A computed fold for a 68-nucleotide RNA from a Thermodesulfovibrionales bacterium, annotated as Fluoride riboswitch aptamer (crcB RNA motif).
It was read from a public genome assembly, where an Rfam model found it.
Taxonomically the source falls in Thermodesulfovibrionales (Bacteria, Pseudomonadati, Nitrospirota, Thermodesulfovibrionia).
[in-house]
RNA sequence: CUAACUAUCGGCGAUGGAGUUCGCCAUUAACCGCUUUGGAUUCUGAAGCUGAUGACUCCUACUCUCAA
Numbered sequence: 001c002u003a004a005c006u007a008u009c010g011g012c013g014a015u016g017g018a019g020u021u022c023g024c025c026a027u028u029a030a031c032c033g034c035u036u037u038g039g040a041u042u043c044u045g046a047a048g049c050u051g052a053u054g055a056c057u058c059c060u061a062c063u064c065u066c067a068a
Base pairs, nucleotide, nucleotide: 010025011024012023013022016059017058018057019056020055021054033049034048035047036046037045038044039043
């Protein structure tokens, strides 16, 4: 990416997976990071910063140090 089948047992919480737990939302939803500054009106430009978690634990990836 494509095809087939089955199901509605829901989805979401800024970078992957799993378990536990908490919170939020009901598809017109929850969610889609932060700081400073300029513009303008809730949007956008510029500069900078943290983290694979919402929280805990484990695994994987990445980074640093030491040893074999």